[in-house]
RNA sequence: UAAUCGAAAAGGCAAACUAGUUGAAAAGCUGGGACGCAAAGUCAACAGAUCUAAGGUGGCAUCACUAAGAUGGCUGGACUGCCGAG
Numbered sequence: 001u002a003a004u005c006g007a008a009a010a011g012g013c014a015a016a017c018u019a020g021u022u023g024a025a026a027a028g029c030u031g032g033g034a035c036g037c038a039a040a041g042u043c044a045a046c047a048g049a050u051c052u053a054a055g056g057u058g059g060c061a062u063c064a065c066u067a068a069g070a071u072g073g074c075u076g077g078a079c080u081g082c083c084g085a086g
Stems, first nucleotide, its partner, number of pairs: 006083001012037002017032006035073001041079003046076003049071003055066004
């Protein structure tokens, strides 16, 4: 120095829930809050999976199908990255 691993310390992120706010919804954002995380950083126009169904299509009814909406804290993959005991 590199790869692998994850001791310690510093710093980082922030689930559920909650207040406000945006949205048709899923969900997002901001504050509070910590279940967890060594990539819980980025990519959904890399592949799969999941959620929603405004609009659209069919039925014309309450429903069915549909992503161009959403989840990177669902999985694989790609790119980037802090520390340094052994």